[in-house]
RNA sequence: GGGCCCUUAGCUCAUUUGGUAGAGCGCCUCAUUUGCACUGAGGAGGCGGGGGGUUCGAAUCCUCUAGGGUCCA
Repeated sequence: GGGCCCUUAGCUCAUUUGGUAGAGCGCCUCAUUUGCACUGAGGAGGCGGGGGGUUCGAAUCCUCUAGGGUCCA
């Protein structure tokens, strides 16, 4: 210098062809217990690395850019 991949809730990850984003763990509340834990029920929490564009509508398409990984030189 070039190719490819990744960047979504605190963490680990889903989200198959564009239609208003979910799971597990964690956190909070309640029930259960003498109490804790376990278990059960409910709840809060992200608008998707950043900018721009296309579209009625984008995490999902196009483009620029940042960080990381990997291969080649």